Transfer RNA from a Candidatus Woesearchaeota archaeon, 73 nucleotides, folded computationally. Taxonomically the source falls in Candidatus Woesearchaeota (Archaea, Nanobdellati).
RNA sequence: GGGCCUAUAGUUUAGCGGUUAUAACGUCUCGCUUACACCGAGAAGGUCACCGGUUCGAAUCCGGUUGGGCCCA
Numbered sequence: 001g002g003g004c005c006u007a008u009a010g011u012u013u014a015g016c017g018g019u020u021a022u023a024a025c026g027u028c029u030c031g032c033u034u035a036c037a038c039c040g041a042g043a044a045g046g047u048c049a050c051c052g053g054u055u056c057g058a059a060u061c062c063g064g065u066u067g068g069g070c071c072c073a
Stems, first nucleotide, its partner, number of pairs: 001072007010025003018056001027043005049065005
């Protein structure tokens, strides 16, 4: 320098172009307990990496940028 893959909650992750984006773990609150843990119920937590485009409508499709991974030279 060229090619391919990838980026979604603190972590891991699901998500045919169509309701207010999903679950687990973690965190917090309540219940349970003498207390803690386990267990049960609930809550908070997301600029879907960034910029632009297509579309009535984009996390999803297209182009570019950036970060990460792999391959070639």
The sequence is in RNAcentral, with records from ENA. The coordinates come from a structure-prediction model, not an experiment, and the mean pLDDT is 81.